The part of an RNA shown here (small-subunit ribosomal RNA, central domain) has 351 nucleotides and comes from an uncultured organism.
It matches the Rfam family "Bacterial small subunit ribosomal RNA". Rfam links the family to the GO terms structural constituent of ribosome and ribosome.
The RNAcentral record of the full RNA draws on ENA and SILVA.
[in-house]
Context: one part of a larger RNA
């Protein structure tokens, strides 16, 4: 590199936005660059291939026809397909009206349960804690119960294979600003679409720097256990963190370990959010539809397991990746960050 791949064997970027590209709907008309043919001209020689040719005793070797060998130019033609130009068209995408439904964003205020920590009352001797203990806490009145008060976090029950976001991910209540969906009717645009190298962006958690908070919880610490030992699993404290604002960081088993659009290909069932019918028009309940979200299955794929209209089926665009196992996501460069380190990513050797 021809290919073959990418849910579990090596491999879908962690997620959108989107540049350049690459690809695109239906009907016409024009054009003839792609294409398809016909004609002239070139494509030197050696080499290639062919030969009942010819010349060394044969073959190599040489000589002779004759072919082949090209993204190759001019130049006539043909018009199905693409591309160009241009004229339409509404199914594609967008748009209008008109409701839904929702832990989707951010921004202020509020609220009750608990935990703890302060005052005060009642009370007296143990309270904690294990598997048993101990450290610990307590006659300077704890623990228990009452009542008052402070902070700080997280928000029981409603909770649900439930709901909404591109992903991370979102859960008290109201309020304000804001994003997208679905669904039902439809003017209007007229292809305005699909994917996207570079490139911007937002990206759990620990973690980093300034300012601030600190209840509980708790890395490293400290002390009691356990144990042959215990730099752990238990227990008793307990820093940093963990909560806010600002700003880095850019990473994950960032998982559906399944990149993105579009079409197409049996059903059954349970949720959720709309429409619509039919009904005793209050419901229950019955049918039909479109969106999500689960379960099981044909065909079919699949190395099995599995997957199966939410495909790993059939199929067409367009990006990313993978090419034996260790060396190694390691060195070196180069880039990015305050460090932490992230991105890019070899090689010897070695099985």
């Nucleotide at each position: 590199u021809u290919g073959g791949g990418c849910g579990u064997a090596a491999a879908g970027a962690g997620c959108g936005c989107g540049u350049a590209g690459g690809c695109g709907g239906g009907c016409g008309a024009g054009u003839a660059a792609g294409u398809c043919u016909g004609g002239u001209g070139u494509g030197a020689a050696a080499u290639c291939u062919u030969c009942a040719c010819c010349g060394c005793u044969c073959a190599a070797c040489g000589g002779g026809a004759a072919g082949a060998g090209g993204u190759c130019a001019c130049u006539g033609g043909a018009u199905a397909c693409u591309g160009c130009u241009u004229g339409c068209c509404u199914u594609g995408a967008g748009g209008u009206c008109g409701u839904u439904a929702g832990a989707g964003g951010g921004a202020a205020a509020c609220g009750g349960a608990a935990c703890u920590c302060c005052a005060g009352g009642u009370g007296u001797a143990c309270c904690g804690g294990u598997g048993g203990a101990a450290u610990g806490c307590g006659u300077a009145g704890a623990u228990a119960u009452c009542u008052g008060g402070a902070a700080g976090a997280a928000c029981a029950c409603c909770a649900g294979u439930u709901g909404c976001g591109a992903a991370g991910g979102c859960g008290g209540u109201c309020u304000c600003c804001u994003g997208g969906a679905c669904c039902a009717a439809u003017a209007c645009u007229g292809a305005c679409g699909c994917u996207g190298a570079u490139g911007c962006u937002c990206g759990a958690a620990a973690g980093c720097u300034g300012g601030g908070g600190g209840a509980g919880c708790g890395a490293a610490c400290a002390g009691g256990a356990u144990u042959a030992g215990a730099u752990a699993c238990c227990c008793u404290g307990g820093u940093a963190g963990u909560c806010c604002c600002a700003g880095c960081c850019g990473u994950a088993a960032a998982c559906g370990a399944u990149g993105g659009a579009c079409a197409c290909u049996a059903g059954u069932u349970g949720c959720c959010g709309g429409a619509g019918g039919a009904g005793u028009c209050a419901a229950u309940c019955c049918c039909u539809u479109c969106g999500g979200u689960g379960a099981c299955g044909a065909a079919g794929c699949u190395a099995a397991c599995g997957c199966a209209u939410u495909a790993a089926g059939u199929g067409u665009c367009c990006c990313g990746c993978c090419u034996g196992g260790g060396g190694a996501g390691u060195a070196c460069g180069c880039u990015c960050g305050c460090a932490a380190g992230g991105g890019u990513g070899a090689a010897a050797c070695u099985c």